Transfer RNA from an Actinomycetota bacterium, 75 nucleotides, folded computationally.
NCBI's taxonomy places the organism under Bacteria, Bacillati, Actinomycetota.
Its Rfam family is "tRNA".

């Protein structure tokens, strides 16, 4: 250098071209209990970056950065 795949909350993971992007964890707050664990409750926190196509893009299309993994070159 060429190709493929991936990028979504602090982590790990879903979602579907269509009303407010969802689940655990963890994080605050608060019931609870002598106290702490545990359990319930409630609340913040995201779609890599830009541009395109659409009434509407996290999703479809280009480029851009990063990453896996293959190939081919030289050592």
């Nucleotide at each position: 250098g060429c190709g493929a795949c991936c990028a979504u909350a602090g982590u790990g993971u879903a979602a579907u071209g269509g009303u407010u992007a969802a689940c655990a964890c963890g994080g605050g707050a608060g019931u609870c209990u002598g106290u702490g664990g545990a359990a319930c409750u409630c609340c913040a926190g995201g779609u890599a970056c830009g541009g395109g196509u659409u009434c509407a893009a996290u999703c479809c299309c280009c480029g851009u950065u990063g990453g896996u993994c293959g190939c081919c070159c030289c050592a």